[in-house]
Molecule: Fluoride riboswitch aptamer (crcB RNA motif)
Organism: Sphingobium estronivorans
RNA sequence: UCAUCGCCAGGGGAUGGAGUCCCCCCUUACCCGCCGAAGGGCUGAUGACUCCUACCGCGCC
Repeated sequence: UCAUCGCCAGGGGAUGGAGUCCCCCCUUACCCGCCGAAGGGCUGAUGACUCCUACCGCGCC
């Protein structure tokens, strides 16, 4: 100096917050949705579940 492994800590899972669980990565990383040639268009605040906030639709007062 390089590679590998272990330990500790951490970074992430298409737009906010929290809890639980799962998964990925270990920094040249993981992750950063889809359709269209373009103009432009579409779904969803979750990786999954529960709750809150925001947004959307319908109904009632």